[in-house]
Molecule: FMN riboswitch aptamer (RFN element)
Organism: Halolactibacillus halophilus
RNA sequence: GUAAUCUUUUGGGGCAGGGUGUAACUCCCGACCGACGGUAAGAGGCGAACGACAAACCUUAAGUCCGUGACCCGGAUCAAUUAAUGGUUGUGAAGGUGGAUUUGGUGGGAUUCCAAAGCCGACAGUGAAAGUCUGGAUGGGAAAAAGAUUAA
Numbered sequence: 001g002u003a004a005u006c007u008u009u010u011g012g013g014g015c016a017g018g019g020u021g022u023a024a025c026u027c028c029c030g031a032c033c034g035a036c037g038g039u040a041a042g043a044g045g046c047g048a049a050c051g052a053c054a055a056a057c058c059u060u061a062a063g064u065c066c067g068u069g070a071c072c073c074g075g076a077u078c079a080a081u082u083a084a085u086g087g088u089u090g091u092g093a094a095g096g097u098g099g100a101u102u103u104g105g106u107g108g109g110a111u112u113c114c115a116a117a118g119c120c121g122a123c124a125g126u127g128a129a130a131g132u133c134u135g136g137a138u139g140g141g142a143a144a145a146a147g148a149u150u151a152a
Base pairs, nucleotide, nucleotide: 002151003150004149005148006147007146008145009144010143017029018028019027031132032131033121034120035068036067037066038065042060043059044058045057063119064118072096073095078090079089080088081087082086101117102116103115104114105113123135124134125133
């Protein structure tokens, strides 16, 4: 360093200002935000010695590409209760659903770089329709880091 198992920790941001109205962070003008892994021609490091530079390697780099997670549907399984295989309650595997990008530039090569203009955003609640407020959630979680044990 690799593989397996286990433990611990970490693990999501955002309506300024204004309009209408009895009432809106929900409507209108406008503002703001972008989870995790992968990919990458940008950027940085290393190489590197007086100066300059390449490959490889390392770090970082996409809301809209590929995949994943949260929400929702689903109910296997297991547990509790019960006289009971039934009923009830809890748990919640597989599986399913699941949003959005173009144009121009450079180039051998870019939905990733540069420029411009777009577009998208679970459920429940609400004095009025919510990506941004409140709530489920002191939850869950893709995954990341550190450590332990074992194996070749």